Description:
Predicted 3D model of a 549-nucleotide part of an RNA (small-subunit ribosomal RNA, 5' domain) from a hot springs metagenome.

Context: one part of a larger RNA
RNA sequence: GAGCGAACGCUGGCGGCGCGCCUAACACAUGCAAGUCGAGCGCAGGCAUCUUGGGGGUAACCCCGGGAUGUGCUGAGCGGCGGACGGGUGAGUAACACGUGGAUAACCUACCUUAAGGACCGGGAUAACUCUGGGAAACUGGAGCUAAUACCGGAUAAGACCACGGUGUCUACGGACACUGGGGUAAAAGGUGGCCAGGCAACUGGCUGCCACCUUAAGAUGGGUCCACGUCCCAUCAGGUAGUUGGUGAGGUAAUGGCUCACCAAGCCUAAGACGGGUAGCCGGCCUUAGCGGGUGGUCGGCCACACGGGGACUGAGACACGGCCCCGACUCCUACGGGAGGCAGCAGUGGGGAAUAUUGGGCAAUGGGCGAAAGCCUGACCCAGCGACGCCGCGUGGGGGAUGAAGGCCUUCGGGUUGUAAACCCCUGUCAGGAGGGACGAUGGGUCUGUGGGCUAAUACCUCACAGGCUUGACGGUACCUCCAGAGGAAGCCCCGGCUAACUCCGUGCCAGCAGCCGCGGUAAUACGGAGGGGGCAAGCGUUGCUC
Numbered sequence: 001g002a003g004c005g006a007a008c009g010c011u012g013g014c015g016g017c018g019c020g021c022c023u024a025a026c027a028c029a030u031g032c033a034a035g036u037c038g039a040g041c042g043c044a045g046g047c048a049u050c051u052u053g054g055g056g057g058u059a060a061c062c063c064c065g066g067g068a069u070g071u072g073c074u075g076a077g078c079g080g081c082g083g084a085c086g087g088g089u090g091a092g093u094a095a096c097a098c099g100u101g102g103a104u105a106a107c108c109u110a111c112c113u114u115a116a117g118g119a120c121c122g123g124g125a126u127a128a129c130u131c132u133g134g135g136a137a138a139c140u141g142g143a144g145c146u147a148a149u150a151c152c153g154g155a156u157a158a159g160a161c162c163a164c165g166g167u168g169u170c171u172a173c174g175g176a177c178a179c180u181g182g183g184g185u186a187a188a189a190g191g192u193g194g195c196c197a198g199g200c201a202a203c204u205g206g207c208u209g210c211c212a213c214c215u216u217a218a219g220a221u222g223g224g225u226c227c228a229c230g231u232c233c234c235a236u237c238a239g240g241u242a243g244u245u246g247g248u249g250a251g252g253u254a255a256u257g258g259c260u261c262a263c264c265a266a267g268c269c270u271a272a273g274a275c276g277g278g279u280a281g282c283c284g285g286c287c288u289u290a291g292c293g294g295g296u297g298g299u300c301g302g303c304c305a306c307a308c309g310g311g312g313a314c315u316g317a318g319a320c321a322c323g324g325c326c327c328c329g330a331c332u333c334c335u336a337c338g339g340g341a342g343g344c345a346g347c348a349g350u351g352g353g354g355a356a357u358a359u360u361g362g363g364c365a366a367u368g369g370g371c372g373a374a375a376g377c378c379u380g381a382c383c384c385a386g387c388g389a390c391g392c393c394g395c396g397u398g399g400g401g402g403a404u405g406a407a408g409g410c411c412u413u414c415g416g417g418u419u420g421u422a423a424a425c426c427c428c429u430g431u432c433a434g435g436a437g438g439g440a441c442g443a444u445g446g447g448u449c450u451g452u453g454g455g456c457u458a459a460u461a462c463c464u465c466a467c468a469g470g471c472u473u474g475a476c477g478g479u480a481c482c483u484c485c486a487g488a489g490g491a492a493g494c495c496c497c498g499g500c501u502a503a504c505u506c507c508g509u510g511c512c513a514g515c516a517g518c519c520g521c522g523g524u525a526a527u528a529c530g531g532a533g534g535g536g537g538c539a540a541g542c543g544u545u546g547c548u549c
Base pairs, nucleotide, nucleotide: 001549002548003547004546006545007544008543009542010541013395014394015393016392017391018390019388020387021353026351027350028349030348031347032346035081036080037079040078041077043075044074045073046071047070048069049068050067051066052065053064054063055062056061088306089305090304097231098230099229100228101227102226103225104224107223108222112219113218114217115216116215117214118213120154121153122152123151129144130143131142132141133140134139160185161184162183164181165180166179167178168177169176170175190211191210192209193208194207195206196205197204198203232278233277234276239269240268241267244266245265246264247263248262249261250260251259281303282302283301284300285296286295287294288293308329309328310327311326312325331342332341333340334339359385361384362383363382367381368379369378370377371376398428399427400426401425408419409418410417411416432490434485435484436483437482438481442476445473446472447471448470449469450468451467452466453465454464455463493538494537495536496535497534498519499518500517504533505532506531507530508529514521515520
């Protein structure tokens, strides 16, 4: 000199864009943060329409009850998909964790895309519900009934898989791949529209569309595993190692492997630093620097690890799973003392710790995500707003004129000098803040209805695509921005002035009180202490402290 997720002191007008627990991976009250699908299914309820029985009333009508149809409008349940993403944190980890580059003749991949083929025939349950028992509760036992795109059996197999045979290509010489022959094994689910026909109806059949379902191949995407090189300090850590190193076989996995096991051999690593100890998430980057290098890894992005501490598996395409399950432990809470409930390193917020770090805010309008055919629902991701000079950037606190150089202050050699064009005073301007009015972009998007045209089709239905028109959709926000009104009005401080280093006098003090980054000042004229006047520097900041280069 530059820098900072800063803090502290004094001061503080406005706006834009960023950033904001670096400490206790300490403990957490409360709310919210992952649901969705009725176009998979059966119940229960509500509502509407129709109908019927009873009662009341002169009547309109009112009350109680039953049935049918419609409607996902509501509830829990079965079922599907999602809850493995998104969000947080940096504890652990010196490791294939990360980075760069390779390998996979050793692998997986739900949803999505393309292509091919297929969806046939049957069956038995169970939740909800009803009855009943136990328990304070959490919850749980028994009996009975019922549905499915839930579950099970059989059939079929283009292609797939398995073992065997043949041919070809390639090869790392182990085998791999392609084609082929006969054999064996394993699939599936329906739902919802439209038109037509039959039937009193429930419904059945035909045609046709959409969404789902099964198998296979290829792709896309995401991952697993392996290898080479690189990645901090201590040698006052020098030897370490028994599943240890290798082999054979087996098991296990999606898959290689001592991953696991049996047997066999006795290896393997190490001063090019093994082993041990300390510290630490890694990188793109960021800071500094002429560069080399040094420091750092907060925000944003990629990867990893973790989710009260430890362990375990289940489900699943994917987890050994933050807001899933089980066990052990510590802690907190409830309890009828028998037993139960919980996990903010999600967003806010609280206590605590600390020099120190924010609102228990608004909205799904946009972007993105989950579910759904869709409308839509959910989304503390996100988009916004709030708080904080924490940082960067921009703007303002006025401009011009104004000397007899006022008054006051300070200094003085008492002549004067200085503050100082500074003020007053005159003439202007109108940013920002204030008041009034208008008022967005973000929506060229989304939703819905209608019309026209095209596609599908037997079809002018349905469905679908394009275009046009109508209606509708914004948290921010009556914000940005624009116009007008008023009037210099509301807006300057902080540090320094001995040398380094830019800026000097007076008074007070008297080695005292004090200053200080270094040199050093102060013991009676102190430009170095304290105050004042004056001056210098920076400016909504200025200084100080800490840390890095």
Its mean pLDDT, the model's own confidence on a scale to 100, is 88.